[in-house]
This is a predicted structure of a 265-nucleotide RNA (Bacterial large signal recognition particle RNA) from Tepidanaerobacter acetatoxydans Re1. Its mean pLDDT, the model's own confidence on a scale to 100, is 76. Rfam family: Bacterial large signal recognition particle RNA. Rfam links the family to the GO terms signal recognition particle, plasma membrane targeting and SRP-dependent cotranslational protein targeting to membrane, signal sequence recognition. Taxonomically the source falls in Tepidanaerobacter acetatoxydans (Bacteria, Clostridia, Thermosediminibacterales, Tepidanaerobacter).
RNA sequence: CCGUGCUAGAUGGGGAGGCAGCGGUGCCCUGUACCCACAAUCCGCUACAGUGGGGUCGAAUUCCCUCUAGAGGUCUUUUCCCUGUGAGGUCUGGCUUUGACAAGUGGUGACGAUGACCGGGUCCUGCGCAAUGGAAACUUUCGAACCCCGUCAGGUCCGGGAGGAAGCAGCGGUAAGGAAGCCCUUUCAUGUGCCGCAGGGGAGCCUGGUCGGAGCUAACUGUCAUUGUAACGCUCGGAGGGAUGGAUCGACGGAGGGUGCACGG
Numbered sequence: 001c002c003g004u005g006c007u008a009g010a011u012g013g014g015g016a017g018g019c020a021g022c023g024g025u026g027c028c029c030u031g032u033a034c035c036c037a038c039a040a041u042c043c044g045c046u047a048c049a050g051u052g053g054g055g056u057c058g059a060a061u062u063c064c065c066u067c068u069a070g071a072g073g074u075c076u077u078u079u080c081c082c083u084g085u086g087a088g089g090u091c092u093g094g095c096u097u098u099g100a101c102a103a104g105u106g107g108u109g110a111c112g113a114u115g116a117c118c119g120g121g122u123c124c125u126g127c128g129c130a131a132u133g134g135a136a137a138c139u140u141u142c143g144a145a146c147c148c149c150g151u152c153a154g155g156u157c158c159g160g161g162a163g164g165a166a167g168c169a170g171c172g173g174u175a176a177g178g179a180a181g182c183c184c185u186u187u188c189a190u191g192u193g194c195c196g197c198a199g200g201g202g203a204g205c206c207u208g209g210u211c212g213g214a215g216c217u218a219a220c221u222g223u224c225a226u227u228g229u230a231a232c233g234c235u236c237g238g239a240g241g242g243a244u245g246g247a248u249c250g251a252c253g254g255a256g257g258g259u260g261c262a263c264g265g
């Protein structure tokens, strides 16, 4: 070095979960990889960590080690973003209330601003006039089956009679009350009046006049202060999602190295 027969070993691996721990069954990844029995109210084991039975390969493309690679899983939020949600009012914003100022815009002002002075009005009280409305009064008319009046046919009652009495209907009149008229009288009231007289009041406003001669105003912008609000922005808390990190395990794949015994030639 070659041949034959063996042995170790291999005949899938990994993640999460579960477990004191390991492996399996079930889930997921890888991707093709002997068979049978067992098993989540588990099953089998104990650091040589599935057990039992059967088969195949076998010292290498297949076993072992190191490096590489990185599918996929798990944990964590490092930073940031998004969407709900709760709170705050400090902030600065947004919206809003009020005040001050007068730089800008506007309005107003030599056809005279602000200011000062004189008068009138607006306001109050009393009286009057008028208007309107109500009531009363006045005039006319209607108005009572009996319990109002007058007259009372008929009928009734009393009386010997003469005569007398009460009285329904009818007719006439009236009461309470009703209706109409009248605006002549009285009284009350008023969201009434280019009304009148007298007195009071005088802050503001309106108006007439006088003095004097350039500002006045604060609507908008602006600045400062102040009140409120919490849709939005902002800050804080918590939830969900996403991106990007960190930690950890890690399949397929790639590279390098290592690996036993017997016999014969």
Base pairs, nucleotide, nucleotide: 001265002264003263004262005261006260009057010056011055012030013029014028015027020046021045022044023043024042034054035053036052037051038050063258064257065256066255067254068253072249073248074247075246076245079243080242081241082240083239085237086236087235088234093232094229095228098225099224100223101222103221104220105219106217107216108215115211116210117209118208119207120206121205122204123200124199125198126197127196128195129193130192131190132189133188134187135186136185138181139180140179141178142177148173149172150171151170156165157164158163